[in-house]
Parts: sequence; C1' cells; structure tokens
RNA sequence: GCCCCGUUCGUCUAGCGGCCCAGGACAGCGGACUUUCGAUCCGCAAGCAGGGGUUCGAUUCCCCUACGGGGUA
Repeated sequence: GCCCCGUUCGUCUAGCGGCCCAGGACAGCGGACUUUCGAUCCGCAAGCAGGGGUUCGAUUCCCCUACGGGGUA
C1' cells in the first nucleotide's frame, strides 16, 4: 500500500429501517430504610466516532474520513 472486521451512556453490552423520546448491568448522584456505615428498595443524569448519500423515515443500508484490531507481498 491493498483486503477484512469493529467503533452505542464513565465501563461492559442489547438493538440490524418505523413499535424506542435507544433498553439492561455495574459505577455516579438524590431519596427511603438504618443509631451510623453497608446491604436492600425507589428515582435521576449520562450514549449511536465525524461528514455525505439512499429512503416518506437511518443507531440500523451505501460511500468517504478518523481511530482500533486482524490478514497479506
């Protein structure tokens, strides 16, 4: 250089065109309980790598870029 795969809350992950204003676990924050802490319960905040395209509609399909991984002379 070329080919293939991946990139979603702080972390791990579900989702593969509309049902979702993207769900869960842990962590964080607030509250309840407790003499206090912890545990438990309830609630809150936090995310689709960036840009274009296709479509009535894209996290999902296509292209480019970036980053990561693998293969190849």